This is a predicted structure of a 73-nucleotide RNA (transfer RNA) from an uncultured Desulfovibrionaceae bacterium. Rfam family: tRNA. By type it is a transfer RNA. Gene Ontology term of the family: triplet codon-amino acid adaptor activity. Model confidence (mean pLDDT): 81 of 100. The sequence was found in a public genome assembly.
RNA sequence: GCCAGCAUAGCUCAGUUGGUAGAGCAGCUGAUUCGUAAUCAGCAGGUCUAGAGUUCAAGUCUCUAUGCUGGCU
Numbered sequence: 001g002c003c004a005g006c007a008u009a010g011c012u013c014a015g016u017u018g019g020u021a022g023a024g025c026a027g028c029u030g031a032u033u034c035g036u037a038a039u040c041a042g043c044a045g046g047u048c049u050a051g052a053g054u055u056c057a058a059g060u061c062u063c064u065a066u067g068c069u070g071g072c073u
Base pairs, nucleotide, nucleotide: 001072002071003070004069005068006067007066010025011024012023013022019056027043028042029041030040031039049065050064051063052062053061
């Protein structure tokens, strides 16, 4: 230099044919216990890497940029 993949909650990851985003773990509160752990119930936590475009509507499609990973030279 060229090509490909990835970027979503604190972490690991889903998200179907474009229709207004979820799980597990972690955190907080309560119940249970003499107390802790475990268990159970509930709560909170997101401008989906950034910008632009298409669309009535974009995490999803298109383009660009950034970062990471891999391959080729």